């Protein structure tokens, strides 16, 4: 100096403001966020991780396979889909929040029967309850997890 092994630590962020309304992190406008390596500095290029699905195995966080979103234009420069300017776009799984439908009907309102009341019946984008279905990049959960990897320490060999 290079490499190998072992160990330690670290390794994902975000709902502001206004409108409507009885009520909104759910609707509308606005706001906010951006894992790791590579490369002229990247959420959108290339590769990887995570999530999800399947197979194997006694099981699995293990191994193998699958799946895996989204950017253009102009400028500077030797070099930029990475910087600057402008205008765009994207976001796993499960749950839930002012969604939708059905049923019931306490309550409320209206109408009818009735001389009145009581009572009965009917109606309602009403209210409430129950049931089914659906819904979030930012809420809750798996996750005080895992991990691409980053930094450091020690040992052995050459």
């Nucleotide at each position: 100096u290079a490499u190998u092994u072992u160990c330690u630590u670290c390794a994902g962020g975000g709902a502001u403001a206004g409108g409507u309304g009885a009520a909104a992190a759910u609707c509308c406008u606005u706001a906010c966020c951006g894992g790791c390596g590579g490369u002229a500095a990247a959420g959108u290029c290339c590769g990887c991780g995570a999530c999800c699905c399947g197979a194997u195995u006694a099981u699995a966080c293990a191994u193998c396979g699958g799946c895996u979103g989204a950017g253009c234009a102009g400028g500077u420069g030797g070099a930029a889909u990475u910087c600057c300017u402008g205008c765009a776009c994207c976001g796993a799984c499960g749950g839930u929040a002012c969604g939708c439908a059905g049923u019931g009907u306490c309550c409320c309102g209206c109408c009818g029967c009735c001389a009145u009341a009581a009572g009965c019946g009917g109606c309602g984008c009403g209210c409430c309850a129950c049931u089914a279905c659906a819904c979030a990049g930012u809420c809750c959960g798996g996750a005080u997890g895992a991990g691409a990897g980053a930094a450091g320490a020690a040992a052995g060999a050459c």